[in-house]
RNA sequence: GCCGAAAUAGCUCAGUGGUAGAGCAACAGUUUUGUAAACUGUAGGUCGUGGGUUCAAAUCCCACUUUCGGCU
Numbered sequence: 001g002c003c004g005a006a007a008u009a010g011c012u013c014a015g016u017g018g019u020a021g022a023g024c025a026a027c028a029g030u031u032u033u034g035u036a037a038a039c040u041g042u043a044g045g046u047c048g049u050g051g052g053u054u055c056a057a058a059u060c061c062c063a064c065u066u067u068c069g070g071c072u
Stems, first nucleotide, its partner, number of pairs: 001071007010024004018055001026042005048064005
């Protein structure tokens, strides 16, 4: 230099155009003499950045940034 993949909650990841979700973690409650475990609930997101297409974009298109892999 060229090609490809990835970027979504604190962490690991789903979600292929129509209300953004799960597990773990956090917080509160129940239970216990107490802790842990278990159970119930709550909170937590400008979906990497900037544009475009569309009635509607995490999702499709373009550019850029970062990371990873491959080729030379």

Predicted 3D model of a 72-nucleotide RNA (transfer RNA) from a bacterium. The prediction has a mean pLDDT of 83. Rfam family: tRNA. Rfam classes the family as a transfer RNA.